About this RNA: The RNA shown here (Bacterial RNase P class A) has 376 nucleotides and comes from a Fidelibacterota bacterium. Rfam family: Bacterial RNase P class A. It is annotated as a ribozyme. The coordinates come from a structure-prediction model, not an experiment, and the mean pLDDT is 76. The model forms 94% of the base pairs in the Rfam consensus. The gene name in the source record is rnpB.
RNA sequence: AAAGUUGGAGAGAUGAUCGCUCCUUUAUUCUUGAAAUAGAGGUGAGGAAAGUCCGAACUCCGCAGAGCAGAAUGCCUUGUAACGCAAGGAGCCUGAAAGGGCUGGAAAGCGCAACAGAGAGUAGAAGUCCUUGUUUCGACUCGUCGGAAUUAAGGUCAAGGUGAAAGGGUGAGGUAAGAGCUCACCAGUUCCGUUGGUAACAUCGGAAGCUAUGCAAGCCCCAUUCGGAGCAACACAAAUAUGAGAGUAACACUUUGCUCGAGUCAUGCUCUUAUGGUAGUGGCAAGAUCGAUCCGGUGACGGGUCGACCAGAUAAAUGGUCAUCGUCUUGACUUAGGUCAGGAUAACAGAAUUCGGCUUACGACCAGCUUUGAGC
Numbered sequence: 001a002a003a004g005u006u007g008g009a010g011a012g013a014u015g016a017u018c019g020c021u022c023c024u025u026u027a028u029u030c031u032u033g034a035a036a037u038a039g040a041g042g043u044g045a046g047g048a049a050a051g052u053c054c055g056a057a058c059u060c061c062g063c064a065g066a067g068c069a070g071a072a073u074g075c076c077u078u079g080u081a082a083c084g085c086a087a088g089g090a091g092c093c094u095g096a097a098a099g100g101g102c103u104g105g106a107a108a109g110c111g112c113a114a115c116a117g118a119g120a121g122u123a124g125a126a127g128u129c130c131u132u133g134u135u136u137c138g139a140c141u142c143g144u145c146g147g148a149a150u151u152a153a154g155g156u157c158a159a160g161g162u163g164a165a166a167g168g169g170u171g172a173g174g175u176a177a178g179a180g181c182u183c184a185c186c187a188g189u190u191c192c193g194u195u196g197g198u199a200a201c202a203u204c205g206g207a208a209g210c211u212a213u214g215c216a217a218g219c220c221c222c223a224u225u226c227g228g229a230g231c232a233a234c235a236c237a238a239a240u241a242u243g244a245g246a247g248u249a250a251c252a253c254u255u256u257g258c259u260c261g262a263g264u265c266a267u268g269c270u271c272u273u274a275u276g277g278u279a280g281u282g283g284c285a286a287g288a289u290c291g292a293u294c295c296g297g298u299g300a301c302g303g304g305u306c307g308a309c310c311a312g313a314u315a316a317a318u319g320g321u322c323a324u325c326g327u328c329u330u331g332a333c334u335u336a337g338g339u340c341a342g343g344a345u346a347a348c349a350g351a352a353u354u355c356g357g358c359u360u361a362c363g364a365c366c367a368g369c370u371u372u373g374a375g376c
Stems, first nucleotide, its partner, number of pairs: 001372008010362001012325007020044001022042008030033001046348001050359002053357005058230004070226005075089005090103005104221002109219002111215003128158001129155005135149003138145003168186006187211001189208005195202002234282003242274007252264004289308008326345008
């Protein structure tokens, strides 16, 4: 320097100025409000705020008990509020390495295995190989063959060939040719025991059967776990409308031909109250919080001490400009260090009840490790 790989951090920093959100506070106004305006001070996006995949907090509803169905998870131990997450380990696969990936059961049962190939799961038979027969040829001792070819029937998987996969491997015996057909050794499987380990598992020994293919992200079996809905949850609750009660008694009606008085009616008005739940308010920002440091632990993580307060909008604020410095880049100058001038300052994206994870997106940058090359 290049390639690979693992992780980190993430508006480049500071200041000024003009705005916006929210909070605190002061003043003014009148329509006296959960008000408006103005001033001062403070505050303001992310590592993923995203996908909404998993686990919780919180809230409401449901819930005698049992079973079926369904869903999720799946080596072991530990961590955690919890998890399908994380840490450490085990076995296997992969890579030259750093590193990465996979994980119950296929000797319970069913199912599937493209293409190629003779045969693909109760293995198989096209050619080679072997046996027997037919026919033809050949040989000669002339009716025979350890001969050749042809064709038919059968044997066989040893070699060749196909395939992701061909039903253990090597050697010997055996056979017409062959074959775990038999034997020796080796590998593997299951079971039992020894030793080590909390465990997964590993080491060693013995026995058995005689070799058992792959896929469980096809069905299935085994073990464990699982009630539902979600901040548009939920709580409080103006105005308006509606129901009820009380008061008032104009108009009208009755007493009555007229006046007063008394009575009746309630659709008006006033007050109270109920239902419902809209606007609005709460939920909603001090928390499984953040920072520093010490202790325990290989680690995830746990504990102690000190300090900090860090968005809370509702159609949704978090922005613009300038200066200086930094970084990158282009050009000029310089022996070099460097100097001067110009340009850029970028990716993915963006809070909406809140946390813990996972996954996905990301220009440039920083750090560790591996391999290769070049120079000293």